[in-house]
């Protein structure tokens, strides 16, 4: 220096729920909160999967709207071996 494995002292993120704001909704942002996480960091015109359906079509479809804490891809810190 490279690859792999194990771990979480310090430090980091923040589920559900509630409050406020945006939105048609999904959902997002802020606050409280702390279920969990060793990539819970980044990526959603162009990997798979999922949510919503305003508008449009026509009677249940449709993303141009979303989800990275579903899998995946890319990158990467500390300690020990």
């Nucleotide at each position: 220096a490279a690859a792999g494995a194990u771990g979480a002292u310090g430090g980091g993120u923040a589920c559900a729920a509630c409050c406020a704001a945006a939105g048609a909704a999904a959902u997002u942002u802020g606050g409280u909160g702390u279920c969990a996480c060793a990539a819970a960091g980044c990526u959603a015109u162009a990997g798979g999967g999922g949510c919503u359906a305003a508008g449009g079509a026509a009677a249940u479809c449709u993303a141009u709207g979303c989800c990275a804490g579903c899998c995946a891809g890319c990158u990467g810190c500390c300690a020990u071996u």
Predicted 3D model of an 81-nucleotide RNA (c-di-GMP-I riboswitch aptamer). Its mean pLDDT, the model's own confidence on a scale to 100, is 79. The sequence was found by an Rfam model in a public genome assembly. Of the family's consensus pairs, 94% are formed in the model. Its Rfam family is "c-di-GMP-I riboswitch aptamer". From the family's description: GEMM was predicted in a large-scale screen for bacterial structured RNA regulatory elements. Rfam links the family to the GO term cyclic-di-GMP binding.